THF (Tetrahydrofolate) riboswitch aptamer from uncultured Ruminococcus sp., 93 nucleotides, folded computationally. It matches the Rfam family "THF (Tetrahydrofolate) riboswitch aptamer". About the family: Tetrahydrofolate (THF) riboswitch was first reported for Ames et al. as an RNA motif in 5' untranslated (5'-UTR)regions of folate transport and biosynthesis genes in Firmicutes genomes. The RNAcentral record of the sequence draws on MGnify. Its mean pLDDT, the model's own confidence on a scale to 100, is 75.
RNA sequence: AGAGUAAGAGCAUUUACGUUAAGUGCUGCCUGAACGGAGAGUUGUCUGGCGGACGAAAAGCUUAUGCUUGCGGUUUAUGCUCUGCAUCUCGCU
Numbered sequence: 001a002g003a004g005u006a007a008g009a010g011c012a013u014u015u016a017c018g019u020u021a022a023g024u025g026c027u028g029c030c031u032g033a034a035c036g037g038a039g040a041g042u043u044g045u046c047u048g049g050c051g052g053a054c055g056a057a058a059a060g061c062u063u064a065u066g067c068u069u070g071c072g073g074u075u076u077a078u079g080c081u082c083u084g085c086a087u088c089u090c091g092c093u
Stems, first nucleotide, its partner, number of pairs: 001093002007083007016074001017072003026052005032046002037090004058069004
């Protein structure tokens, strides 16, 4: 000097849920987890619990159950692309 991960983000297809507003995002407290092969590990990341503020797109059809088209920083799975161990020590080439 280089390699390598967990994970994260975007896009496409797809699944489910909501549209009688949950979820997402923001935020306070508490708890837990993960973070290259090994060890340590944060004021960073993520999960869970209890709160707070804010807050939305519906329309058509149907006797009706419902159906269709939309909408949601919603969500499942798969694929592709990009980013990629806060940091320290050791190891590997």